[in-house]
RNA sequence: GGGGACAUAGUUCAAUGGUAGAAUAAUGGUCUCCAAAACCAUUGAUCCCUGUUCGAGUCAGGGUGUCCCCGCUA
Numbered sequence: 001g002g003g004g005a006c007a008u009a010g011u012u013c014a015a016u017g018g019u020a021g022a023a024u025a026a027u028g029g030u031c032u033c034c035a036a037a038a039c040c041a042u043u044g045a046u047c048c049c050u051g052u053u054c055g056a057g058u059c060a061g062g063g064u065g066u067c068c069c070c071g072c073u074a
Base pairs, nucleotide, nucleotide: 001070002069003068004067005066006065007064010024011023012022013021018054026042027041028040029039030038047063048062049061050060051059
């Protein structure tokens, strides 16, 4: 330099273009003599910009970052 994959909650992952969810973590509560476990509740996210569309996490263009492959120089 060329090509490809990925980016969503603190973490690990979902989500046919039509209400962004789960598990776990955190916080509070129930239970307990206390704690753990269990159960209930709450909080919390679409990498950035632009476009397409009635509607974008999803499609298109550009950028940023991470990973993989190929090539060049040393």
Background:
A computed fold for a 74-nucleotide RNA from Parcubacteria group bacterium CG1_02_36_42, annotated as transfer RNA. Its mean pLDDT, the model's own confidence on a scale to 100, is 83. Taxonomically the source falls in Bacteria candidate phyla (Bacteria). Rfam family: tRNA. Rfam classes the family as a transfer RNA.